Model confidence (mean pLDDT): 84 of 100. The RNA shown here (small-subunit ribosomal RNA) has 1492 nucleotides and comes from iron-reducing bacterium enrichment culture clone HN-HFO19.
RNA sequence: AGAGUUUGAUCCUGGCUCAGGACGAACGCUGGCGGCAUGCCUAACACAUGCAAGUCGAACGGAGAUUAAGUUGGAGUUUACUUCGACUUAAUCUUAGUGGCGGACGGGUGAGUAACACGUGGGUAAUCUGCCUAUCACAUUGGGAUAACAGGGUGAAAACGCUGCUAAUACCAAAUAAGCUUACAGACACGGGAGUGUCAGUGAGAAAAGGAGCAAUCCGGUGAUAGAUGAGCCCGCGGCUGAUUAGCUAGUUGGUGGGGUAAAGGCCUACCAAGGCGACGAUCAGUAGCCGGCCUGAGAGGGUGAACGGCCACACUGGAACUGAGACACGGUCCAGACUCCUACGGGAGGCAGCAGUGGGGAAUCUUCCGCAAUGGGCGAAAGCCUGACGGAGCAAUGCCGCGUGAGUGACGAAGGCCUUCGGGUUGUAAAACUCUGUCUUCAGGGACGAAUAAUGACGGUACCUGAGGAGGAAGUCACGGCUAACUACGUGCCAGCAGCCGCGGUAAUACGUAGGUGACAAGCGUUGUCCGGAAUGACUGGGCGUAAAGGGCGUGUAGGUGGACUAAUCAGUCGGAUGUGAAAUAUCCGGGCUUAACCCGGAGGGUGCAUCCGAUACGGUUAGUCUUGAGUGCAGGAGAGGGCAGUGGAAUUCCCAGUGUAGCGGUGAAAUGCGUAGAGAUUGGGAGGAACACCAGCGGCGAAGGCGGCUGCCUGGACUGUAACUGACACUGAGGCGCGAAAGCGUGGGGAGCAAACAGGAUUAGAUACCCUGGUAGUCCACGCCGUAAACGAUGGGUACUAGGUGUAGGAGGUAUCGACCCCUUCUGUGCCGGAGUUAACACAAUAAGUACCCCGCCUGGGGAGUACGGCCGCAAGGUUGAAACUCAAAGGAAUUGACGGGGGCCCGCACAAGCGGUGGAGCAUGUGGUUUAAUUCGACGCAACGCGAAGAACCUUACCAGGUCUUGACAUCUUCUUGACCGGUGCAGAGAUGUACCUUUCCCUUCGGGGACAAGAGGACAGGUGGUGCAUGGUUGUCGUCAGCUCGUGUCGUGAGAUGUUGGGUUAAGUCCCGCAACGAGCGCAACCCUUGUUGUUAGUUGCCAGCACGUAAAGGUGGACCCUCUAACGAGACUGCCGGUGACAAACCGGAGGAAGGUGGGGAUGACGUCAAAUCAUCAUGCCCUUUAUGACCUGGGCUACACACGUGCUACAAUGGCCUAUACAGAGGGAGGCGAAGCCGCGAGGUGGAGCGAAUCCCAGAAAGUAGGUCUCAGUUCGGAUCGCAGGCUGCAACUCGCCUGCGUGAAGUCGGAAUCGCUAGUAAUCGCGGAUCAGCAUGCCGCGGUGAAUACGUUCCCGGGCCUUGUACACACCGCCCGUCACACCACGAAAGUUGGUAACACCCGAAGCCGGUGGAGCAACCGCAAGGAGCAAGCCGUCGAAGGUGGGACCGAUGAUUGGGGUGAAGUCGUAACAAGGUAGCCGUA
Repeated sequence: AGAGUUUGAUCCUGGCUCAGGACGAACGCUGGCGGCAUGCCUAACACAUGCAAGUCGAACGGAGAUUAAGUUGGAGUUUACUUCGACUUAAUCUUAGUGGCGGACGGGUGAGUAACACGUGGGUAAUCUGCCUAUCACAUUGGGAUAACAGGGUGAAAACGCUGCUAAUACCAAAUAAGCUUACAGACACGGGAGUGUCAGUGAGAAAAGGAGCAAUCCGGUGAUAGAUGAGCCCGCGGCUGAUUAGCUAGUUGGUGGGGUAAAGGCCUACCAAGGCGACGAUCAGUAGCCGGCCUGAGAGGGUGAACGGCCACACUGGAACUGAGACACGGUCCAGACUCCUACGGGAGGCAGCAGUGGGGAAUCUUCCGCAAUGGGCGAAAGCCUGACGGAGCAAUGCCGCGUGAGUGACGAAGGCCUUCGGGUUGUAAAACUCUGUCUUCAGGGACGAAUAAUGACGGUACCUGAGGAGGAAGUCACGGCUAACUACGUGCCAGCAGCCGCGGUAAUACGUAGGUGACAAGCGUUGUCCGGAAUGACUGGGCGUAAAGGGCGUGUAGGUGGACUAAUCAGUCGGAUGUGAAAUAUCCGGGCUUAACCCGGAGGGUGCAUCCGAUACGGUUAGUCUUGAGUGCAGGAGAGGGCAGUGGAAUUCCCAGUGUAGCGGUGAAAUGCGUAGAGAUUGGGAGGAACACCAGCGGCGAAGGCGGCUGCCUGGACUGUAACUGACACUGAGGCGCGAAAGCGUGGGGAGCAAACAGGAUUAGAUACCCUGGUAGUCCACGCCGUAAACGAUGGGUACUAGGUGUAGGAGGUAUCGACCCCUUCUGUGCCGGAGUUAACACAAUAAGUACCCCGCCUGGGGAGUACGGCCGCAAGGUUGAAACUCAAAGGAAUUGACGGGGGCCCGCACAAGCGGUGGAGCAUGUGGUUUAAUUCGACGCAACGCGAAGAACCUUACCAGGUCUUGACAUCUUCUUGACCGGUGCAGAGAUGUACCUUUCCCUUCGGGGACAAGAGGACAGGUGGUGCAUGGUUGUCGUCAGCUCGUGUCGUGAGAUGUUGGGUUAAGUCCCGCAACGAGCGCAACCCUUGUUGUUAGUUGCCAGCACGUAAAGGUGGACCCUCUAACGAGACUGCCGGUGACAAACCGGAGGAAGGUGGGGAUGACGUCAAAUCAUCAUGCCCUUUAUGACCUGGGCUACACACGUGCUACAAUGGCCUAUACAGAGGGAGGCGAAGCCGCGAGGUGGAGCGAAUCCCAGAAAGUAGGUCUCAGUUCGGAUCGCAGGCUGCAACUCGCCUGCGUGAAGUCGGAAUCGCUAGUAAUCGCGGAUCAGCAUGCCGCGGUGAAUACGUUCCCGGGCCUUGUACACACCGCCCGUCACACCACGAAAGUUGGUAACACCCGAAGCCGGUGGAGCAACCGCAAGGAGCAAGCCGUCGAAGGUGGGACCGAUGAUUGGGGUGAAGUCGUAACAAGGUAGCCGUA
């Protein structure tokens, strides 16, 4: 620091995802040790048990225990002792109670709280402060009670009365008063002031306690001042979300008097006033303890608030006060409520959010441990006691840090595993083996620091040290398609599964599972969750808005923000300095201590902030003054569909009346509905009425936008030009507000010619609720009032300034020149085009910016859901405005590129159409296919480009199919072990045959005689075999576009890039053929040419060919001798190249015409098929991977089938006849084939054919008669003398065999068919058509196929249309590329959401009722120790009662938030479904926006 993912590819926008770090974590697998930390994030849920706050006898009276002494009684006896009891005194110890101090600290938790709660900085002149420190002063005299205790009661208990006794550092009264408080009236000082401080005076008021000690003395007590510490209160600033919460507030805001508090204050109360808060977000709702810090980040930020530290709040829930220095009190009190427990049912007890622990909840969080040794706290004079604070140990890989699981040598590169091309590779120096070491571990011995102190160590026999033993006890987890380091095999077969994103899996998966190997980390490793980062993806640092999301429809203007020039003053902004603070810990740096590290300790710096003081004054602000250039006014002009009102004009449509006139009009692609003989349409005249204003008219004008168009008048707004008289910053923008705002629509009333939603009819169509046609109502028009939206667009907010030009146009002004006008020049304003820099993702924008800057406003943050729902506001309604979420996807999108496509365009070509000729489609038959049938009808080929195709020839064979019968190393190949034998050949029998069986014949070669070789048979093992599967695993071959003219590359250039250029353009060609031009220059594969054939000719050659001349010869004949002239044969040449001429063209290429020539513009034909497309065809030609089969899916045999037959299609043959049929006669080819062959003559047969066997491996012989044609005759238009199917009979040939199932012949029979619907095919010249001939295959079988020649046409105006193709261009939402893409309803399933009669729960308020405890106030006739008192009472106090307030509770109507709800509404997703075809191309009616 980036990466993956939208596309065929590209750039951009934009979301999603990943790599990093962190955690109080959890889960899975695994787990050796130690140190240091951390450990209920959920139920502030409920809690058994134990402990967590006591202490002081030196405050007090008792009680008890022990000891001593004394007195006394009893008993025993050594008469002086022992022992027991009672009493007194003294000492020591214990402590229930009174009293003091402490239970307000420490410890826990985060429910509440959006608040002066917290942080930070201040204030307190508005305050308090126990214990502690310092200073000053003091402690005199008295009094009355009461617990304990005793007695006697109530109660189950808890507990509670009554009577009696007693003490104090408990309580009370009096005295004293330096200082304090207060009242009165002063002085001085300080302060801005409220006021504060000091000093002095007078009056009034208020204190105290003792204890220990022999003592010294110590510890206490009281008042006051000051300090320290802690606390209270107030203020500035700061830190969450929601406006779909916009108004809130009655003690509310202020004042006065009073009360209250330690203290200011509506804190409380009475009265008075009507204020206070809020768009700088009040109120309300939701959420939340705050901070130091912690995590992350480069930082700015974002997230968070565990542990440690500071503050706050809470203690079962709610309320309340008491005590006290301090509480409205976690382990105190009272009351109410819920819950739990005890109970004798009357009544009581309780509060783990202290430490352990239990249940529950949960993915999840520990021991009912040790000790007060240390540190700290409470009490005490102290000893000491208490301390679940704390110090430690235990449990947990929860985290961080450290260590180990061994080290060295070791190749036969062992074995085993895995892979393999079978050679090997890898695991791998890894192991084994040998030599060592001892960290951790184990055992034994020693043994601390922590304790500043005489004692005291929980940890702990721990850390640590020493010795011994032995490699022994100690490695896993995840990943391995890309991102992302790391690959193979097997299994599986869109299954099982994986997955963070993209995506893997449908038989060769580096993506699933397993194994081997590899990579990463390591006592851990992965996964999940959360946060930051990456994300510049909310942009302060640091983004955008023409088309990607995004400029408000337009103006006016409030608040706000921003603001021209000069001078002066000031200083809250800004800048500088200083002081204080910014706790500690953390973090950074430097040191130090544990063996190191984590951890701990010391020091330093920093701490961006706040406050105060001092200073600077450029900028900005403020104040004062001035200026004119911004802005405005005046004056002088011209332009304009600017707005409103009134009037007026002509053309046209329609309607009405009248005339003329007759059969149609109208309408369409074509029609029909409609109108018309009751007179339409047409035409002429007259009239009515409404609406709109042709030409002018123009990327012309005006307006803020919407918008504005005949002419005239009136009223009125704005802009522009010139001038420079006036004002003197008056400006810009503008949240809310207000106004305007096309069309459609709504209300009321008019109007209504034309047009025209709805509607009706006619067409079209599969349908046609459309497009087209005929009608037609709202509406369109006017007035008034609403609505408030549009693709309200330049998809571009407003203002100001600056930044090259060129050229139109509109409105002005000026200048030069001129007699004048034009032209020309300058300038301002508006409106267009082109274009440079610059900008932009590109397209494009470019002084009318999308450039460079500043100011202000609006808006955006992935697609869908959705501009929807709910709520609010507006509206008569329609609806508008504001405006979400759940859920779902990994994209959605912009611009441009290359293709492909278009019922887009241009140019061009082709038997593509047209022009012609002949067919097919109808008939019969042949053949192929589908379908059906069948035991089988083997398989393949399926638009063109399958269908007389593979098959150039299925009776058996072929043959792959079926039935039956058989074989299992096999019908075929190679190797090997063993046995036997030559092999081969023949015969009989059984059988359908394969086969089985019996028999005959035969007796190989070499030899060192052991044996070996070849061949064959048998037994066994490797293996053979497969026309079994996959042509979507492949090679090869082939078809097709298409013999179409295209397809590419190198270098250069352009573009961010995909790509473009070249290859486009102008001409031309059959052609990317050639020429010219050009940021291109060249090149390659194609085209053409080279090859074959044919057409002319020359040379050479002359048999088997030929025969002119010479000769022989025949009935005839190159038959013969000869000759090679000619023909021919077959080899080599020549020839044609736009070469020549004319014209056109650009002085080109080329085209047109001509000459010559056998042939003329590639002469005709063939072979030749670019890059590629179709997962095109073929595993059944062959080859081949993988899979499958192996007594069968292999092999053999017989028979059958491939030949079936209601039917459908393709390709053909023969016909339907007279251009013909039949009969007779007669003429002329070419190219082929022939030895298991062609087969002559002759003879036989009506014929097929038979017989025969000459000749010929063929320019020699044979097949072999060519036919149409020609000549003559006959038939005479008919189902025929046409046509020949079908069938019968009789034959022939091939072949082992013609039944299924061949061909041919003769005789007989004589079907359909009279030229073929829609549709469709071939052909442009020696072609079509027509006629016959040959060949391959082949025993036989040809209407098919491949060839050959004979006869021999018609037509082409032309490129509008159909089909196919090429080039350029255009549109695109297509790229599997139009057989594309894609929309909506419906049906089904699932999901989330809205509405809904209602039902139900919660929250916070409000009104009223009730009113506990308690404080406060009141109160008497009732109660009471201290003081007074003449003893009655008084002062005072407190129960009781009353009252205000008051929690919980009750009632009520509303608000808000949930849950649920028959039914209902749309939405999303889904493999496949139904109906149509809306959109993307002119998408077949251009599309889209608003509205009905």